[in-house]
């Protein structure tokens, strides 16, 4: 250094819920709260999921279709890091 990752240390995020704002909605922010994480850091790069304003189809609808919208705490690439037992 690089793999690994303990009944080690020093730290760090923060689920569900609530409030409050935002979005057509999924969701996102902020507060509070902690279910858990060795990246549960960041990133929409491949897949998967969730949504369906606009669009188009259909006599016709609480219908189909479709991301340009999301979800990195889905799972993988990418790339950056703390601490060292074995």
């Nucleotide at each position: 250094u690089u793999c690994u990752g303990a009944u080690a240390a020093u730290a760090g995020c923060a689920a569900a819920c609530u409030u409050a704002u935002u979005g057509a909605a999924a969701g996102a922010u902020a507060a509070g709260g902690a279910c858990g994480c060795a990246a549960a850091g960041c990133u929409a790069u491949g897949g998967g999921c969730c949504u369906a304003a606009u669009g188009g189809a259909u006599a016709a609808a609480u219908u189909c279709c479709a991301a340009u919208g999301g979800u990195u705490g889905c799972c993988a690439g990418g790339u950056u890091g703390c601490c060292a037992a074995a």

c-di-GMP-I riboswitch aptamer from Natronincola ferrireducens, 86 nucleotides, folded computationally. Lineage of the source: Bacteria > Bacillati > Clostridia > Peptostreptococcales > Natronincola. The prediction has a mean pLDDT of 87.